Small-subunit ribosomal RNA, 3' major domain from a Candidatus Peribacteria bacterium, 462 nucleotides, folded computationally. Its mean pLDDT, the model's own confidence on a scale to 100, is 84. The sequence was found in a public genome assembly.
[in-house]
Context: one part of a larger RNA
RNA sequence: AGACGGGGACCCACACAAGCGGUGGAGCGUGUGGUUUAAUUCGAUAGUAAGCGAGGAACCUUACCAGGGUUUGACAUCUCGGGAAUUUCCUGGAAACAGGAAAGUGCCGCAAGGAGCCCGAAGACAGGUGCUGCAUGGUUGUCGUCAGCUCGUGCCUUGAGGUGUUCGGUUAAGUCCGUAAACGAGCGCAACCCUCGUCCUGUGUUGUAUUUUUCACAGGAGACUGCCUUGCAUAACAAGGAGGAAGGUGGGGAUGACGUCAAAUCAGCAUGGCCCUUAUACCCUGGGCGACACACGCGCUACAAUGGCCGGUACAACGGGCAGCCAAGGAGUAAUCCGGAGCGAAUCCCAAAAACCGGUCUAAGUUCGGAUUGGGGGCUGCAACUCGCCCCCAUGAAGCUGGAAUCGCUAGUAAAUGCUUAUCAGCCACGGAGCAUUGAAUAUGUUCCUGGGUCUUGUACU
Numbered sequence: 001a002g003a004c005g006g007g008g009a010c011c012c013a014c015a016c017a018a019g020c021g022g023u024g025g026a027g028c029g030u031g032u033g034g035u036u037u038a039a040u041u042c043g044a045u046a047g048u049a050a051g052c053g054a055g056g057a058a059c060c061u062u063a064c065c066a067g068g069g070u071u072u073g074a075c076a077u078c079u080c081g082g083g084a085a086u087u088u089c090c091u092g093g094a095a096a097c098a099g100g101a102a103a104g105u106g107c108c109g110c111a112a113g114g115a116g117c118c119c120g121a122a123g124a125c126a127g128g129u130g131c132u133g134c135a136u137g138g139u140u141g142u143c144g145u146c147a148g149c150u151c152g153u154g155c156c157u158u159g160a161g162g163u164g165u166u167c168g169g170u171u172a173a174g175u176c177c178g179u180a181a182a183c184g185a186g187c188g189c190a191a192c193c194c195u196c197g198u199c200c201u202g203u204g205u206u207g208u209a210u211u212u213u214u215c216a217c218a219g220g221a222g223a224c225u226g227c228c229u230u231g232c233a234u235a236a237c238a239a240g241g242a243g244g245a246a247g248g249u250g251g252g253g254a255u256g257a258c259g260u261c262a263a264a265u266c267a268g269c270a271u272g273g274c275c276c277u278u279a280u281a282c283c284c285u286g287g288g289c290g291a292c293a294c295a296c297g298c299g300c301u302a303c304a305a306u307g308g309c310c311g312g313u314a315c316a317a318c319g320g321g322c323a324g325c326c327a328a329g330g331a332g333u334a335a336u337c338c339g340g341a342g343c344g345a346a347u348c349c350c351a352a353a354a355a356c357c358g359g360u361c362u363a364a365g366u367u368c369g370g371a372u373u374g375g376g377g378g379c380u381g382c383a384a385c386u387c388g389c390c391c392c393c394a395u396g397a398a399g400c401u402g403g404a405a406u407c408g409c410u411a412g413u414a415a416a417u418g419c420u421u422a423u424c425a426g427c428c429a430c431g432g433a434g435c436a437u438u439g440a441a442u443a444u445g446u447u448c449c450u451g452g453g454u455c456u457u458g459u460a461c462u
Base pairs, nucleotide, nucleotide: 001462002461003459004458005457007456008455009454010453011452012451013450015446016445019409020408021407022406023405026301027300028299029298030297031296032295033294034292035291042053043052064287065286066285067284068283069282070281073125077124078123079121080120081119082118083117086103087102088101089100090099091098092097107114108113127276128275130274131273132272136270137269138265139264140263141261143259148187149186150185151184152183153182154163155162156161167178168177169176193253194252195251196250198221199220200219201218202217203216204215224247227241228240229239230238231237290428303402307361308360309359310358311357312356319350320349321348324343325342329338330337331336368399373394374393375392376391377390378389379388415438416437417436418435419434420433421432
């Protein structure tokens, strides 16, 4: 100087408390461990792994396994020889591939030849999701959006080092004020950026109430403790008030200092070294990644009456759409099909639910709950057996609010309700990322738990 303390002082945070809703019990979905397996590819493992890489595993993907094949190779450059490219058919085969046949004679150039593509030969080489994240780049998580981390000169010290950065106030903040052997500065904080909320101006079709406006787009204004009162060191600042759409950082986002964990990733990519080279490379068919005594994580659906079912009837926003979204009309109980209008979209389409009104059920394992299983159908796709989704009929399991323990949330938040979208042929999405609708309770406290900050103290630790 640090680090640590069941040392001290001060301070902060959904950290606790006060509340609301969950998880832990059930069924299912999904991920992981384990076990099993020919293979169940690999990685991620306290917090900071476990609906994570994966924003789409039937084939492909795919890296794994079995079998069948290839060896200058699926891909790149170079040398030589041949052939236009290309298309079609036959035989064997699960395919890859092997063997054979036919059609075809292009472009530039006078020609020689050249460009592109295909086949063959030989070798230089290709190739490797093989190993090492403890050789690395890049990127990322975490402490933590915590308020810290440093430097120049000066001063102090034999020196390591200290001072500055302490102290008194104050702040969300090393924020600001004052003090002080310090004076300044940098990276962080804040502001500058985006978005929402108010107003003004302009423009406006496909939008609209055909107008003073709603809406859309663009540009601007507005908030600064600016004004008043009080407190305080007259400072910084704090409390209250006025005006205002908005008030003291207005709400949300983006933004992550020096560093820590030899943290994560050689399988996104790049890359040193090592290793394989008739195989650790490459192609194909089938299987596996989907197994199942069990254990854990994250979710969904419930256990019902603030509810279930039936009928009626409203109100969004973000978005997406041509190998697409798909209206009207028609068929079907339905999934869906037929149909074909419109729309490359403020024009057309996808397109709400809870809520509200009326009826019914009456406390029951039920008109709750929907697992599981049987049967019948629909759709995508070369192909749904392993292993897709959807519909209908039947079946109706566990479950009556969940032990110890544990999680989220302070306002348009929690909770509840549906909608959109990326990926995508389809989809195992109950996941992710967003959007709107309905819309609470509680906290005016910091003793305790957890994490963090500043100063100080002890130390046999570095």